Source information: SAM riboswitch aptamer (S box leader) from uncultured Ruminococcus sp., 104 nucleotides, folded computationally. The prediction has a mean pLDDT of 82. Its Rfam family is "SAM riboswitch aptamer (S box leader)". Rfam links the family to the GO term regulation of gene expression. Rfam's curators write: The SAM riboswitch is found upstream of a number of genes which code for proteins involved in methionine or cysteine biosynthesis in Gram-positive bacteria.
[in-house]
RNA sequence: CUUAUCGAGAGCGGCGGAGGGAACAGGCCCCGUGAAGCCCGGCAACCUAUACGGUUAACCGUGAAAAGGUGCUAAAUCCUGCGGAGAUUUCUCCGAAAGAUGAG
Numbered sequence: 001c002u003u004a005u006c007g008a009g010a011g012c013g014g015c016g017g018a019g020g021g022a023a024c025a026g027g028c029c030c031c032g033u034g035a036a037g038c039c040c041g042g043c044a045a046c047c048u049a050u051a052c053g054g055u056u057a058a059c060c061g062u063g064a065a066a067a068g069g070u071g072c073u074a075a076a077u078c079c080u081g082c083g084g085a086g087a088u089u090u091c092u093c094c095g096a097a098a099g100a101u102g103a104g
Stems, first nucleotide, its partner, number of pairs: 001104006011040001013039003019030003024081004041073003046069002050063005077098001082095005
C1' cells in the first nucleotide's frame, strides 16, 4: 500500500502493584472488592489441514474441526470530533476519516 472484518464470544485463577479505556480534544466509564504488564485458562475461526456444492479456471459459497500461526478476552472500535438525511433541542440513521486485527 491492497483487501476482508470490527453491536457476537471469552476467568470468582496465579504473579504484580497504580493506573487504564490507541493518539489529541470533549464526554462517559473501569480500577486497592486490586489498573497496566506477565503467566495460565478461555473465546473466536482470519491463515491452515477437511467435506459438500458452484465455476473452464483463478476462485466463490455453505458446513465441520481446533493441531499449528496470529488475534482477542468491560462497555459498538465505549461515544463524539468530518460529510449527508430525518426529526427538532439535541435525538436517530447512513457514510467517511482515523484506528485495530488477519491475509497478501